[in-house]
Parts: sequence; structure tokens; C1' cells
RNA sequence: AGCAGGCUGGGUGAUCGCGCCUCGACGUAGGUCGGGGUGAGGAAAGUCCGCACUCCAGAGGGUACGGUGCCGGCGAAAAACCGGGCGGGGCGACCCGACGGCUCAGUGCCACAGAGAUGUGUAUUGCCGCGCACGCGCCAGCGUGCGUUUGGCGAGCGUGAAACGGCGGUGUAAGAGACCACCAGCGCGGUCAGUAAUGGUCGCGGCUAGGCAAACCCCACCGGGAGCAAGGUCAAGCAGGCGCAAUGAGGCGACUCGUCUCGCGCCGGGUAGACUGCACGACGCGCGGAGUAAUCCGCGAGCGAGAGAGAUGAUCACCCCUCACCUCCGGGUGAGAGACAGAAUGCGGCUUAUAGGUCAGCUU
RNA sequence: CGGGGCGUAGCUCAGCCUGGUAGAGCAUCUGCUUUGGGAGCAGAGGGUCGGAGGUUCGAAUCCUCUCGCCCCGACCA
Repeated sequence: AGCAGGCUGGGUGAUCGCGCCUCGACGUAGGUCGGGGUGAGGAAAGUCCGCACUCCAGAGGGUACGGUGCCGGCGAAAAACCGGGCGGGGCGACCCGACGGCUCAGUGCCACAGAGAUGUGUAUUGCCGCGCACGCGCCAGCGUGCGUUUGGCGAGCGUGAAACGGCGGUGUAAGAGACCACCAGCGCGGUCAGUAAUGGUCGCGGCUAGGCAAACCCCACCGGGAGCAAGGUCAAGCAGGCGCAAUGAGGCGACUCGUCUCGCGCCGGGUAGACUGCACGACGCGCGGAGUAAUCCGCGAGCGAGAGAGAUGAUCACCCCUCACCUCCGGGUGAGAGACAGAAUGCGGCUUAUAGGUCAGCUU
Repeated sequence: CGGGGCGUAGCUCAGCCUGGUAGAGCAUCUGCUUUGGGAGCAGAGGGUCGGAGGUUCGAAUCCUCUCGCCCCGACCA
């Protein structure tokens, strides 16, 4: 100078104040006063994934739609986590990757430029052939120019993000994997290592078939829907009207089969309450063990917010931290900073925001 | 708390599904017309599509993250 990982997220005291629980006193009661206990996070956030739980039929068949996509492990599950493989980046520590299939199931797109942008094209440039004309030459022939719309070629130049492998030779009128050696890639087969992905190695095949699937799609796997304003119990209160409909309507919130129910929609009216779900759980902590790790197992002690328009705060003092000045090096004086943020059914991840402090490790 | 939608010119919107040149109306400016204004006619300017990253040769459009705004939702008869 950098790379990765973990922890922490101000402390103590005083005064005033708030929510919930509990005890006591007073009061007919709403309640009041006093004592005690308890009271945010690593992300409580975004709601991006996944579950628990509840209702809809015990969530069923098919289609559609959506998601995921190397291998193994772990886990309740997942686009999570751990380990490995492959590819890419970096001198390196290390980081990143939606990483099945465009090679044969098919379709589509590839602007501009360019001759040509894919089942495969090609010419006003080029190389050559042929024809004609002119020039040179004794001849063979050579050179230059023009023509070729049905001669051959696809090497070179050039365009482009991308042009059907590279390089050397053979071959040819000129050329070309047309053929050959080597290299690169791909495919097939064998063999070795590995649980596997995959890698090493040997042989064969001129196979060289562009890219895009975060394009449709194909293959494999997964997904029924809604959400705690789910749902349950009780209390209070009101006013009904109109329309549709049994070959119907509604629920299973995409459609259909199937199945269940007998109503559904609009306008109007009433309530704005209590309890529950709801805090012992895939729970956190410590120690030990297995494992590279995620994670799992065992033992021990523990209980850690439950509000309902929503409490968890404010002020002061001292300390912690930084800077400046002074110093008799003990310290003193002054100034300043403490972030991001705020539970609402719960849990596992991801992502994003975050002042500062701290602990080990690694690279150049 | 839960669910859904939208950000493109000063304003209101289209384009996004099916990637290649960003467009319409109103508004603004200039000129003509008019004695002057309005109306009308002709023309011009104005954007990098809320922000960041990825896929692709190429992104307003596809994917991911993020910021902002808007809408809906209680129960009873």
C1' cells in the first nucleotide's frame, strides 16, 4: 500500500417522564397514588427469496403461467449456506460468475457498414482461364488494355462486435482441409484418478456447423391460492331497497375437469369495542465431541419487549474517543464527534444503510 | 401491517411485450400576417428515458439492486 474474516455499536450516576406485568392502599366506579420487575436491532429497514401457522375441499387430474438450472454435502425449505470443479479478472493475498441445451427438435433476431450475417452467401475489388486489340520478340511466348451477366476460385484487400480454424508445405491455370505434418478446438471410443462435476492420457474422425436462450422454446426439477386487516370467541348497534339466477349463481382468485355450497352483485344502513391467534421457539447462551466447513450430536444452566396510532425518551455531570495549546511529563485547559436507524404473528437467508473502536490472519 | 401500480421534453402521455433512428399534443422561441394584440400559417430549440450494476456488438426496452410517488384493503345485518 492492499486483501479477506470476526466481534462491538458508548459506559456510569442523578433528576424528570413513558408502555406492559405484578403487589399494596384509597375509591361505588372510570381510576389515582406508592413499591418492585421488565422494555428494540445488527440491520427491527427493503419485502427480494424460503418456511411455520390459519382459512379456502384432506388441496385432487390436465393445461397454462411462473421459478430454478455444474457436482457433492447441509438444512424444515430456499435464488440460503459450506466444500469442490470449470470459466474469467488480478504480480499476489484473493475476487467474480442466472454455470443445462443454438452439435442435428424447431422458430426468430443480428441495426449501420459490407460482395456476403447462416443451411450457408458471394463480386463494379482481386487471382486465374478464355476471346479480341495493340506493342515487343526470329519463334516459343511476354506485357498492357478491353470484354466475360452461364468460365473457375474463394486465397488477398476491405467492412464489421462477429466473415466458416491457425501456420508451413503439397497441389493447381489460379486456388481452396482439396490433400499432408504440427498446433488449437469439437465429437466419439478406451483407460487412469475422483462419490460426482471434471481432469490426465491414448486412439479415431477433416468434424472446424458464428453469436444471442437475463429471445421464443426444448429438457430436468419445483411451485394450488390467499394472507395475522389470515382465522376463532364474545359484545354493541342498524333498515332496508333494486337487479341477476336453478340448462343458474358462487367457492376452490389463470382456465378446465372434478367437487362442494345455495346464493351473488350494486346502492343504502350500523359498529370503530374486548379477548384470542401472540411470545418455550426449526429459541438464544456456555462447555465438550464429530466434520476441512456449513452443520449435527450430547450436557449444563436460562426465559429475553408484546404496544395497538402504537411505550422504550429528555436534560445535566463524570469517563471513554479525536484535535489544538500549555507542562514541573504526573497531567492540565479548551473545542468537537458518537453513526445507520425504530419491534407490530414468528423464524431461516439475501440485499441495502452504517460514525467510530477492536481482534487475529494473509499478500506485495 | 399486507397487496398492487407508476417514474420518458416545462406539463400530459405513446414507444417497452417483439433490443438498433426517442416521438405526439399543449407550452416556449423565431419569422410571416395585423396599426398593435389574439387567432392562423411556416419553422426551430429543448431528453441521454428516476439512480447504480449486469446480460448483449448494442438497453428507455431484458435481469438484479436501489430511490421517490400513487392506489387498494376492517367487521356486522